The RNA shown here (Glycine riboswitch aptamer) has 95 nucleotides and comes from Nitrincola lacisaponensis. The sequence was found by an Rfam model in a public genome assembly. The source organism's lineage runs through Bacteria, Pseudomonadota, Oceanospirillales, Oceanospirillaceae and Nitrincola.
RNA sequence: CUGAACUCCGAAGAGUUGUCGUUUGAGCGGCACACCGAAGGAGCAAGCACUCUCAGCAGUGUGAAUCUCUCAGGUACAGCGACGGAGGGGGUGGC
Numbered sequence: 001c002u003g004a005a006c007u008c009c010g011a012a013g014a015g016u017u018g019u020c021g022u023u024u025g026a027g028c029g030g031c032a033c034a035c036c037g038a039a040g041g042a043g044c045a046a047g048c049a050c051u052c053u054c055a056g057c058a059g060u061g062u063g064a065a066u067c068u069c070u071c072a073g074g075u076a077c078a079g080c081g082a083c084g085g086a087g088g089g090g091g092u093g094g095c
């Protein structure tokens, strides 16, 4: 200078869908259709770099997200949960 892991608190969205089995059951499991985006994952603009060209509105690479996609995950409660706050004290450099 920076503020890791971890802990606590807060934290949205979308099916009480249909059907079959089981079941006390909005439970559990299979299948089907419909949805959500804030675990994770994937994609990309400008810019920058390089290449080709007389030139370039060409090509390649790099390049962010809460944007986009919806693989994964999710659609009562619970759990998970990006992100925020508090705690915590890891990392780096100098002397």
Base pairs, nucleotide, nucleotide: 001091002090006087007086008085009084010083015033017032018031019030020029021028022027034075035074036073040071041069042068043067047062048061049060050059051058
About this RNA
The prediction has a mean pLDDT of 82. Rfam family: Glycine riboswitch aptamer. Its family is annotated with glycine biosynthetic process in the Gene Ontology.